[in-house]
RNA sequence: CUAUCAUCCAGAAAGGUGGAGGGACUGGCCCUGAGAAGCCUUGGCAACCGUCAUUGCACGAUGAUCGGUGCCAAUUCCAUCCCGGACAAGAGAACCGGGAAUGAUGAUGG
Numbered sequence: 001c002u003a004u005c006a007u008c009c010a011g012a013a014a015g016g017u018g019g020a021g022g023g024a025c026u027g028g029c030c031c032u033g034a035g036a037a038g039c040c041u042u043g044g045c046a047a048c049c050g051u052c053a054u055u056g057c058a059c060g061a062u063g064a065u066c067g068g069u070g071c072c073a074a075u076u077c078c079a080u081c082c083c084g085g086a087c088a089a090g091a092g093a094a095c096c097g098g099g100a101a102u103g104a105u106g107a108u109g110g
Stems, first nucleotide, its partner, number of pairs: 001110008013042005021031003026079003043072003048068002050065006080100006
């Protein structure tokens, strides 16, 4: 980098350094000198993988969190496409539900 699968409306921040950006891209809308990104420290959340415990013939199930990741503003912040609903004389927009796409994270493979 890429393929497959799973998950994404829950949850969880302080200090130091730094000094103007950040929220993937584009648009919107937000966050930010009452201090952005990055880096460091400490803490936390979660339970994908590992490990451990209990249980089970087994596949597994439940729990714990010492290890490997991940995450700690806003639903993946919102949007795009398809189907359905609702509204309506009809159509479109806004609204509701489902699916797909995009992106992110993990596991496995190339």
A computed fold for a 110-nucleotide RNA from Chlorobium sp., annotated as SAM riboswitch aptamer (S box leader). It was read from a public genome assembly, where an Rfam model found it. The source organism's lineage runs through Bacteria, Pseudomonadati, Chlorobiota, Chlorobiia and Chlorobium. The coordinates come from a structure-prediction model, not an experiment, and the mean pLDDT is 80.